SAM riboswitch aptamer (S box leader) from a Thermoanaerobaculia bacterium, 140 nucleotides, folded computationally. The sequence was found by an Rfam model in a public genome assembly. The coordinates come from a structure-prediction model, not an experiment, and the mean pLDDT is 81. Rfam family: SAM riboswitch aptamer (S box leader). Rfam describes the family as follows. The SAM riboswitch is found upstream of a number of genes which code for proteins involved in methionine or cysteine biosynthesis in Gram-positive bacteria. The SAM riboswitch acts at the level of transcription termination control. The predicted structure consists of a complex stem-loop region followed by a single stem loop terminator region.
RNA sequence: AACUCAUCGAGACCGGCUGAGGGAUUAGGCCCGUCGACGCCGGGGCAACCACCGGGAGUUCGCAUUCCCGGGAAGGUGCCAACUCCUACGGGAGUUCCGCCUCCCCUAGUGGCUGCGCGGGGCUUGCCGAGAGAUGAGUC
Numbered sequence: 001a002a003c004u005c006a007u008c009g010a011g012a013c014c015g016g017c018u019g020a021g022g023g024a025u026u027a028g029g030c031c032c033g034u035c036g037a038c039g040c041c042g043g044g045g046c047a048a049c050c051a052c053c054g055g056g057a058g059u060u061c062g063c064a065u066u067c068c069c070g071g072g073a074a075g076g077u078g079c080c081a082a083c084u085c086c087u088a089c090g091g092g093a094g095u096u097c098c099g100c101c102u103c104c105c106c107u108a109g110u111g112g113c114u115g116c117g118c119g120g121g122g123c124u125u126g127c128c129g130a131g132a133g134a135u136g137a138g139u140c
Stems, first nucleotide, its partner, number of pairs: 002139007013043005021032003026088004044080003049076002052071007084132001089129003093124008101115001104112002106109001
């Protein structure tokens, strides 16, 4: 690098160095940034994926293994602006416009009007899913 599984609306900031961009990629939007962002280093913190401890089940003595629940935070990671900052693809819903059909009205028109009606288009930063990405664990 590739593949598999799980999670991604919560949470957690100070100091020093540096100096112009940064928020993964492309585009759009919106933000952060010379009142010093991003990054690096030190300290602090958050969280609980792995590891650890306890309990239960598969399951029968135990061991081992798988799954579930709980615990603490001394270990391995991770993280500490904004939902993974938002959108992009598909679906559903809502809304609006156009055409057709249809019901009815009279002033009879290039008029008005009804509908769980049919077809098509626009919008939505709200919903669900996909994709992409991030992190952890595992496989090769």